[in-house]
Description: Predicted 3D model of RNase P RNA and transfer RNA as a complex of 471 nucleotides. Rfam match: Bacterial RNase P class A. The family's RNA type in Rfam is ribozyme. Gene Ontology terms of the family: ribonuclease P activity, dimeric ribonuclease P complex and tRNA processing. Its mean pLDDT, the model's own confidence on a scale to 100, is 76.
RNA sequence: GCGGAGGGACAGGAGGUCGCGGGCCGACCGUCGGCACGACCGCGCGGUGCGGCUCGAGGAAAGUCCGGGCUCCGCAGGGCACGGUGCCGGGUAACCCCCGGGCGCCGCGAGGCGAUGGAAAGUGUCACAGAGAACAGACCGCCGAUGGCGGCGGCUUCCGCCGCACAGGCAAGGGUGAAACGGUGGGGUAAGAGCCCACCGCGCUCGCUGGUAACAGCAGCGGCACGACAAACCCCGCCGGGAGCAAGGCCAAAUAGGGAGCGAGCGGUGGCCCGCCGCGCUCGAGCUCCGGGUAGGCCGCUUGAGACGUCGGGAGACCGGCCGUCCUAGACAGAUGACCUCCGCGGAGCGUAGGCACGCUCCGUUACAGAACCCGGCUUAUCGUUCCUCCGCACCC
RNA sequence: GGGGCCGUAGCUCAGUCUGGGAGAGCGCUUGAAUCGCACUCAAGAGGUCGCGGGUUCGAGUCCCGCCGGCUCCA
Numbered sequence: 001g002c003g004g005a006g007g008g009a010c011a012g013g014a015g016g017u018c019g020c021g022g023g024c025c026g027a028c029c030g031u032c033g034g035c036a037c038g039a040c041c042g043c044g045c046g047g048u049g050c051g052g053c054u055c056g057a058g059g060a061a062a063g064u065c066c067g068g069g070c071u072c073c074g075c076a077g078g079g080c081a082c083g084g085u086g087c088c089g090g091g092u093a094a095c096c097c098c099c100g101g102g103c104g105c106c107g108c109g110a111g112g113c114g115a116u117g118g119a120a121a122g123u124g125u126c127a128c129a130g131a132g133a134a135c136a137g138a139c140c141g142c143c144g145a146u147g148g149c150g151g152c153g154g155c156u157u158c159c160g161c162c163g164c165a166c167a168g169g170c171a172a173g174g175g176u177g178a179a180a181c182g183g184u185g186g187g188g189u190a191a192g193a194g195c196c197c198a199c200c201g202c203g204c205u206c207g208c209u210g211g212u213a214a215c216a217g218c219a220g221c222g223g224c225a226c227g228a229c230a231a232a233c234c235c236c237g238c239c240g241g242g243a244g245c246a247a248g249g250c251c252a253a254a255u256a257g258g259g260a261g262c263g264a265g266c267g268g269u270g271g272c273c274c275g276c277c278g279c280g281c282u283c284g285a286g287c288u289c290c291g292g293g294u295a296g297g298c299c300g301c302u303u304g305a306g307a308c309g310u311c312g313g314g315a316g317a318c319c320g321g322c323c324g325u326c327c328u329a330g331a332c333a334g335a336u337g338a339c340c341u342c343c344g345c346g347g348a349g350c351g352u353a354g355g356c357a358c359g360c361u362c363c364g365u366u367a368c369a370g371a372a373c374c375c376g377g378c379u380u381a382u383c384g385u386u387c388c389u390c391c392g393c394a395c396c397c
Numbered sequence: 398g399g400g401g402c403c404g405u406a407g408c409u410c411a412g413u414c415u416g417g418g419a420g421a422g423c424g425c426u427u428g429a430a431u432c433g434c435a436c437u438c439a440a441g442a443g444g445u446c447g448c449g450g451g452u453u454c455g456a457g458u459c460c461c462g463c464c465g466g467c468u469c470c471a
Stems, first nucleotide, its partner, number of pairs: 001393010012343007020056007027048005032042003058368001062379002065377005070244004082240005087101005102116001103114004117235002122233002124229003139174002141170003146167002148164007182200006201224001202222004207218004248299004258290005270282003306326003310321004344365009398470007407423004417454001425441005447463005
């Protein structure tokens, strides 16, 4: 210098004008209470096209994918079902999160990725191709020891040699496939084969050593018995009661309806009763009180597993102390915006000019995106600026 | 706030549960038939299976994360 790996910070600054939401103070209006009755007092209550001061989005506020707090409902205990999760150890309020480690794969490397328990409990699948695909199989091929057939020879009830490839033997090589029942080398054989041996691989041992463990190393044993898929069903371990701030609580109109009490006068006679009249009971307008719930209002609501700094522990995630500093939106159709000036930043041009640098002019000033009960994570989006650590290659000293 | 479904050819859809050949109808192109057109017949073209990653020998199909759309409950 070029190319790469991992991690962090920022998300323009200052001022002015107008506008929006919250809080406080004031002004005005209404109302309530007090009293020394005054146009007085009251952090009283409510309202306002009013004035002032002050505060006012994010690293993801997003997706709502996990986990928790909080609230209400449910609940004797245990199991099944269903869903989630899954190497080991640790962190945490908890986690499908984070940290450290193991193992596997990828990369020259820094590093990255991994739902990574069990396939000798059971079921299932393995298309096409291929001889054969899970108690495997023989197309080409190799052999033909043994048996058979034919020929020749001999010391002729038998033996030897040659040929055939009929029975048969084999699985080394070729070929198919994602995968072919261990690999390489040697011995062995008729040809071959863990058939035998060495090394590698694999399995087993409550083996030894190291490690908390996952696991690793070593030793011994076994010639190999055990293909892949569980992000197929499944088995095993662990976790999970349901709903969500429209949770939930308080206050509480109008209208309708419910309950209780009173129920006058005039009138109705519907029901019970009754042969009929009458009497009695019930219903009944109206008034008062009570309670539920709706509209509406208030609380929940933002100070908290809080942030920064510092000290201590730890390899780290993180934990603890306390000394210090800080308070940082709470709307309910939902507030943060617009414009201008300067500085900063970026780009282009001109001048001195080889370049750096400086000066001037012009242009731009942005990306993703907007809190709604709160918090811890994950994931996704993002114009750019900048810092730290590390790796590879090339060149120079 | 909570739940479900869909995305495959220009259009409408099947295939996804139970993983192996990407298909159907309409439309389009070419040819035949007709004096010509339509109907009809024959042949053909046309696909990032919404996107990215993973599992697997192999993914439209299984799993995860995004994007877009529809819908239900309060």